[in-house]
A computed fold for a 387-nucleotide RNA from Scrofimicrobium sp., annotated as Bacterial RNase P class A. The sequence is in RNAcentral, with records from ENA. It matches the Rfam family "Bacterial RNase P class A". The family's RNA type in Rfam is ribozyme.
RNA sequence: UGAGUUGGCUAGGCGGCCGCGGGAGCUUCACGCAAGUGAAACUAACGAGGAACGUCCGGGCACCUCAGAGCAGGGUGGUGGCUAACAGCCACCCGGGGUAACCCGCGGGAAAGUGCCACAGAAAACAGACCGCCACGCCCUCGUCUCUUGGCGAGGACGCGGUAAGGGUGAAACGGUGCGGUAAGAGCGCACCAGCAGCCAAGGUGACUUGGCUGGCUAGGUAAACCCCACCCGGUGCAAGGUCAAGCAGAAGGCUGGAGCUGCUCGCUCCCCACCUUCGGGUAGACCGCUUGAGGCUUACGGCAACGUAAGCCCUAGAUGAAUGGUCGCCAGCGUUGUGCUUCGGCGCAGCGCCUACAGAACCCGGCGUAUCGGCCAACUCACCAC
Numbered sequence: 001u002g003a004g005u006u007g008g009c010u011a012g013g014c015g016g017c018c019g020c021g022g023g024a025g026c027u028u029c030a031c032g033c034a035a036g037u038g039a040a041a042c043u044a045a046c047g048a049g050g051a052a053c054g055u056c057c058g059g060g061c062a063c064c065u066c067a068g069a070g071c072a073g074g075g076u077g078g079u080g081g082c083u084a085a086c087a088g089c090c091a092c093c094c095g096g097g098g099u100a101a102c103c104c105g106c107g108g109g110a111a112a113g114u115g116c117c118a119c120a121g122a123a124a125a126c127a128g129a130c131c132g133c134c135a136c137g138c139c140c141u142c143g144u145c146u147c148u149u150g151g152c153g154a155g156g157a158c159g160c161g162g163u164a165a166g167g168g169u170g171a172a173a174c175g176g177u178g179c180g181g182u183a184a185g186a187g188c189g190c191a192c193c194a195g196c197a198g199c200c201a202a203g204g205u206g207a208c209u210u211g212g213c214u215g216g217c218u219a220g221g222u223a224a225a226c227c228c229c230a231c232c233c234g235g236u237g238c239a240a241g242g243u244c245a246a247g248c249a250g251a252a253g254g255c256u257g258g259a260g261c262u263g264c265u266c267g268c269u270c271c272c273c274a275c276c277u278u279c280g281g282g283u284a285g286a287c288c289g290c291u292u293g294a295g296g297c298u299u300a301c302g303g304c305a306a307c308g309u310a311a312g313c314c315c316u317a318g319a320u321g322a323a324u325g326g327u328c329g330c331c332a333g334c335g336u337u338g339u340g341c342u343u344c345g346g347c348g349c350a351g352c353g354c355c356u357a358c359a360g361a362a363c364c365c366g367g368c369g370u371a372u373c374g375g376c377c378a379a380c381u382c383a384c385c386a387c
Stems, first nucleotide, its partner, number of pairs: 001383010012331007020047002024043002027040005049358001053369002056367005061237004073233005078092005093107001094105004108228002113226002115222003130167002132163003136159002139156007175193006194218001196215008241288004250279005257271005295314008333354009
């Protein structure tokens, strides 16, 4: 210098003017005996994100349910650690890819059982036989010998068997190479190699790695098919849930009126329009929940790291028909037009446009996934060049 790998940061900047939201301070007005409540004005601060998104996991919190255990159902799945927890993160192991930095893995079990394995192919799983190869039987043709029938050799057709070395099919065909063996062959036998099972030794917390011995000669794939093993798991979500509480309806009492008992009064019983008082539940509505939290930043210590501990500092949206905006100027960025220069890569000047990518909090937090215009930084790898 070029090509890459990984991780992180930023998300136009500054200023003026006008607005919006929730609090704080202060003033005025209204109501109230008061405490206080409400309204308006002013002041200085604060006011979206890295994903606020999807709502896919995990928790906090709230209510409901619940003796304990088991079944069913769902989830997770190499090992060790971190964490409130996780399907997350860190480190490592194994397998695969890359020259490398590094990346990818839906990574328990297929010699417990069952199922399935398209097409092609003879055969797709207690194997099988299309071509080929080989033995035997019988027949035919040719050659040759003897010379009667026949014997020998070569080739061919058919039948019945053997074989799995070779060919061919497939994603996958029941170890590989060599020697022996055989009619031809075959782990049929042997040697070496690969792989498997069991045992042992060493290293490691462990997954696992390395080495040795023995065995039988060899074991296909698929569990995001059923299944088996280990571990985990109640349900509903802030419209959770709680407090106060108009109106309407209801209950009790009072008052008034009427009816009955009576000859009359008092009294008692029953009924009732309206009104008054009280009461419980509770709708509208208001308030709480609501934002100080597994919180953030810095430093030190422990740890490879994720992370943890300690100290100091900081407070940073809480709306509910739902605020966080509009406009102007300068600068930066991008696009475009014109023009000048040019080492043809671009650069300068002027004008115009975009005022920006993805995207907008709604109980909170930890993750994951997805979207994203530009720009910047760090570490590492490979190649080339120079010293």
Annotation:
The gene name in the source record is rnpB.